[in-house]
This record gives sequence, C1' cells and structure tokens, in this order.
RNA sequence: GCUCUCGUAGUUCAACGGAUAGAAUGGGGGAUUGCGGAUCCCCUGAUGCGGGUUCGAUUCCCACCGGGAGCG
Repeated sequence: GCUCUCGUAGUUCAACGGAUAGAAUGGGGGAUUGCGGAUCCCCUGAUGCGGGUUCGAUUCCCACCGGGAGCG
C1' cells in the first nucleotide's frame, strides 16, 4: 500500500430497512435480613465521525478514524 472483517449502555451480546434501539451484568435507591449474601421492585446508561440513498438507516452505499486478519 491492497483486500477482508469488526466498531451499539461501564462490560458481554441482541435488533427481516419500520413501534419508545432490547437483554444480561454493572451502578444508584427501596423491600427483605440481627448484619451481610441471595431474592424481589424501581431508576440509570449506548448506535465511532461526516456525507449519500430512502417516506423511513443500527442495518444499504461512499470517504475518514480506530481494532483484528490476510497479501505484498
């Protein structure tokens, strides 16, 4: 340098182009407990960046940024 692949809550993962982007875990609060743990309830928090296509983009296209793999 070229090709492929990945980038979503603090973390690990979901989401036929269409509903308010979900789940687990974590964090905060509460219930319970002699105190904890466990359990139950509530709250909290995310689409790498910029364009394009589309009525509608996490998803498709382009460029860039970052991680990984291969080739040279």